[in-house]
RNA sequence: GGCCUGGUAGCCAAGUGGUAAGGCCAGGGUCUGCAAAACCCUCACCAGGGGUUCGAUUCCCCUCCAGGCCU
Numbered sequence: 001g002g003c004c005u006g007g008u009a010g011c012c013a014a015g016u017g018g019u020a021a022g023g024c025c026a027g028g029g030u031c032u033g034c035a036a037a038a039c040c041c042u043c044a045c046c047a048g049g050g051g052u053u054c055g056a057u058u059c060c061c062c063u064c065c066a067g068g069c070c071u
Stems, first nucleotide, its partner, number of pairs: 001070007010024003018054001026042005047063005
């Protein structure tokens, strides 16, 4: 330098055009004599910018970051 895969919450991770599931952690609450356990609630406009579209996490372009292959 070329090609491929990935970037979504503090962590893991699903989501192939119609306002983002789930798990762990954390905070608050219910319960309890106190705890633990259990249950309920809260927490992400999706790496950045631009484009297409009525509408973009999703499609297109550029850039950044991580990994892999080739040279």
Notes:
The RNA shown here (transfer RNA) has 71 nucleotides and comes from a candidate division WWE3 bacterium. It matches the Rfam family "tRNA". Gene Ontology term of the family: triplet codon-amino acid adaptor activity. The coordinates come from a structure-prediction model, not an experiment, and the mean pLDDT is 81.